[in-house]
RNA sequence: GCGCCCAUAGCUCAGUCUGGUAGAGCAACAGCCUUUUAAGCUGCUGGUCGAUGGUUCAAAUCCAUCUGGGCGCA
Numbered sequence: 001g002c003g004c005c006c007a008u009a010g011c012u013c014a015g016u017c018u019g020g021u022a023g024a025g026c027a028a029c030a031g032c033c034u035u036u037u038a039a040g041c042u043g044c045u046g047g048u049c050g051a052u053g054g055u056u057c058a059a060a061u062c063c064a065u066c067u068g069g070g071c072g073c074a
Base pairs, nucleotide, nucleotide: 001073002072003071004070005069006068007067010026011025012024013023020057029043030042031041032040050066051065052064053063054062
């Protein structure tokens, strides 16, 4: 230099192909239970979906560029 893959909640990820309410588990917080802790049960909180621009009535999702990370080729 060229090609491919990844970036979504504090963490691990799904959702992208086929545009239409942003989700799960764990963690945190509150409650129940317990002499207390842990475990268990219930509830609740948490995200401008890496950035900018474009397409569209509508974009995490499609397109372009860029940033960061990984792999391969040279």
This is a predicted structure of a 74-nucleotide RNA (transfer RNA) from a Candidatus Kaiserbacteria bacterium. Taxonomically the source falls in Candidatus Kaiseribacteriota (Bacteria, Bacteria candidate phyla). Model confidence (mean pLDDT): 82 of 100. Rfam family: tRNA.